[in-house]
Context: one part of a larger RNA
Molecule: small-subunit ribosomal RNA, central domain
Organism: uncultured bacterium
């Protein structure tokens, strides 16, 4: 290396634009680089190979062919690929029509419920737990009412629901921005697809400065269990959680399933259109979900949202450990990230 595979066995990058490149729709006219096909010239000789033929035979030695699958010229062919023209409309795009969402980013804004202050009522115990205690409280707590403050969340509704390219997104609005399907089919005429690098976005934690900090709550203390108890259970708490900038770039970043296009038998739900009936419906395009023919799989299971038959482009894998570790360059204020081995060993 052929040549197999990547849902759970070792393997899909977290996701998206993209740039080179690699692949590309129908009809049609040229061309003749790939491409076939003839021929010329070249392809040393030995060796090999087929035939003869010489040593008595044979290895061996001679001669004659083919052959040397390649190059390069000069000539037909035109179906494919390229190349250059011309045309179409189904692929993509746009316009038009109405419509959908917890899409995104910035303002406003409401109610509960936490804690929390002040005041009223009240009197002696509250909290806590498997049982306790540590902790609050006669300087009046808990409990309950009144008024008043913050910070954070967003009860029902709410679903196998809906959006979003992942990551995510959920009280009401209001402006501003993006986007999907669907109906017409008007306009452009292959503009597509994928995507090494590159470029942006990325949960939660963590990092820098500036705010803000009500609940929760690493680490930290104290009370318990315990044999010990650096724990798991109480009370307490300090970063942090919350914003604004800026930074990092991981994650079971999962459907553990790259993206895109065709094709392949149904049924049953639901979400957004659109038609056509209208008293319960039918039909059709996009999604989301259960089931299950056919095929597939090692098997479970997948099965028009395929992991089924197929093409094109990326991306990874090649026995365990050692190790996602060293050591090296690159990023990073650091934490740490990307890249990523060997030795030895089973």
């Nucleotide at each position: 290396u052929u040549g197999g595979g990547u849902u759970u066995a070792a393997a899909g990058g977290g996701a998206g634009c993209g740039u080179a490149g690699g692949c590309g729709g129908a009809c049609u006219u040229u061309u003749a680089a790939g491409c076939g096909u003839g021929u010329u010239g070249u392809g040393a000789a030995a060796u090999g190979u087929a035939c003869a033929g010489g040593c008595u035979c044979a290895a061996c030695c001679u001669g004659u062919a083919a052959a040397u699958u390649g190059c390069a010229g000069c000539g037909c062919g035109a179906a494919c690929u390229g190349a250059a023209g011309g045309u179409c409309u189904u692929g993509a795009g746009u316009g038009c029509a109405g419509u959908g969402g917890a899409c995104g980013c910035a303002g406003g804004u409401g109610g509960a419920a936490u804690u929390u202050g002040u005041g009223g009522u009240g009197u002696a115990g509250c909290g806590g737990u498997g049982a306790a205690a540590u902790g609050c409280u006669u300087a009046g707590a808990u409990a309950u009412c009144a008024c008043g403050a913050a910070g954070a969340a967003c009860u029902c509704c709410g679903a196998u629901u809906g959006c979003g390219a992942a990551g995510g997104c959920a009280g009401c609005u209001u402006g501003c921005g993006g986007u999907a399907g669907u109906g017409c089919a008007a306009c452009u005429g292959a503009c597509g697809c994928u995507g090494a690098a590159g470029c942006u976005c990325g949960a939660a934690a963590g990092u820098g400065c500036g705010g803000g900090u009500a609940u929760c709550g690493a680490a930290c203390a104290g009370g318990a269990u315990u044999a010990g108890a650096u724990a798991c259970c109480c009370u307490g708490g300090u970063a942090g959680u919350c914003c604004g900038c800026a930074c990092g770039g991981u994650a079971a970043a999962c459907g553990a399933u790259g993206a895109a296009u065709g094709c392949u038998c149904g049924u049953u739900g639901u979400u957004g259109g659109c038609u056509c009936a209208u008293u319960g419906g039918a039909g059709u395009c996009a999604g989301u979900a259960a089931c299950a023919a056919a095929g597939u799989g090692a098997a479970a299971g997948c099965g028009u949202u395929a992991a089924g038959c197929a093409u094109u482009c990326c991306a990874c894998c090649u026995g365990g450990g050692g190790a996602g570790u060293a050591c090296g360059c690159c990023g990073g204020c650091a934490a740490c990230g990307g890249u990523g081995a060997a030795a030895c060993u089973c």